[in-house]
Model confidence (mean pLDDT): 81 of 100. The RNA shown here (transfer RNA) has 72 nucleotides and comes from a Solirubrobacterales bacterium. NCBI's taxonomy places the organism under Bacteria, Bacillati, Actinomycetota, Thermoleophilia, Solirubrobacterales. Its Rfam family is "tRNA". The family's RNA type in Rfam is transfer RNA.
RNA sequence: GGGGCCGUAGCUCAGCGGUAGAGCACCAGACUCAUAAUCUGAGGCGCGCAGGUUCGAAUCCUGCCGGCCCCA
Numbered sequence: 001g002g003g004g005c006c007g008u009a010g011c012u013c014a015g016c017g018g019u020a021g022a023g024c025a026c027c028a029g030a031c032u033c034a035u036a037a038u039c040u041g042a043g044g045c046g047c048g049c050a051g052g053u054u055c056g057a058a059u060c061c062u063g064c065c066g067g068c069c070c071c072a
Stems, first nucleotide, its partner, number of pairs: 001071007010024004018055001027041004048064005
């Protein structure tokens, strides 16, 4: 210098144009003498940034930023 993949909740990930979700964690309750485990419930406001396309973008396009890998 060229190319590929990835960036979504505290963490690991799903979501592929029409309400942003799961597991774990955290919080509350139940159970227990108590703790853990188990069960129930609530909260989370989080789509890397900026533009473009579209009635509508996490999703498609462009640029940039960050991480990983390959080629030279």